[in-house]
RNA sequence: AGUGGAGAGAAGUGGAGAGAAGUGGAGAGGAAAACUCAACACGACUCAACACGACUCAACAC
Numbered sequence: 001a002g003u004g005g006a007g008a009g010a011a012g013u014g015g016a017g018a019g020a021a022g023u024g025g026a027g028a029g030g031a032a033a034a035c036u037c038a039a040c041a042c043g044a045c046u047c048a049a050c051a052c053g054a055c056u057c058a059a060c061a062c
Stems, first nucleotide, its partner, number of pairs: 002062003007057003012052003017047003022042003027037003
């Protein structure tokens, strides 16, 4: 120099779960199609356990 390589770092990818602008809205209050409250559903977006991981370093062995 070369081959293998415990282990470490890591662009990036996926992502349990959490939060959430906003939209719809059973139903309730109400004289009322006003207005107020509102179960629940959807949900831009944000965070994110964890998994994978290009690539880099590398104990050590041969």

The RNA shown here has 62 nucleotides.